[in-house]
RNA sequence: AAUAUUCUUUGGGGCGGAGUGCAAUUCUCCACCGGCAGUAAAGUCUGCGAAGCCUUUGGGCCCGAACGGGUGCAAUUCCCGUACCGACGGUAUAGUCCGGAUGAGAAAAGAAAGCG
Numbered sequence: 001a002a003u004a005u006u007c008u009u010u011g012g013g014g015c016g017g018a019g020u021g022c023a024a025u026u027c028u029c030c031a032c033c034g035g036c037a038g039u040a041a042a043g044u045c046u047g048c049g050a051a052g053c054c055u056u057u058g059g060g061c062c063c064g065a066a067c068g069g070g071u072g073c074a075a076u077u078c079c080c081g082u083a084c085c086g087a088c089g090g091u092a093u094a095g096u097c098c099g100g101a102u103g104a105g106a107a108a109a110g111a112a113a114g115c116g
Stems, first nucleotide, its partner, number of pairs: 005112006016030004031096002033086002035048004043084002052061003066082005088099003
């Protein structure tokens, strides 16, 4: 100096206005939000986590959505423009409300120890 190990902490945001209606934060119009790592800075690239299904409990399956222009050595990441996407259960049809969840978790930070 590096690697493995152990522990602690952290670790997801968003319905505001108007309309219809007996009833909608669920419909319609406008609005609002964007986990972790990588990479020129990313909701839409690559990989991971979460949700759902299965399981021999190791894991497996499944897993949404972006184009055009500009700058630059380099950007589907920045800038300009116009789009698009969002588990399950509940309830007037939900990315934003309530619930599983005081859960789980990619990962980040710190500490301990210290073989070779």

FMN riboswitch aptamer (RFN element), 116 nucleotides, folded computationally. The coordinates come from a structure-prediction model, not an experiment, and the mean pLDDT is 81. It was read from a public genome assembly, where an Rfam model found it.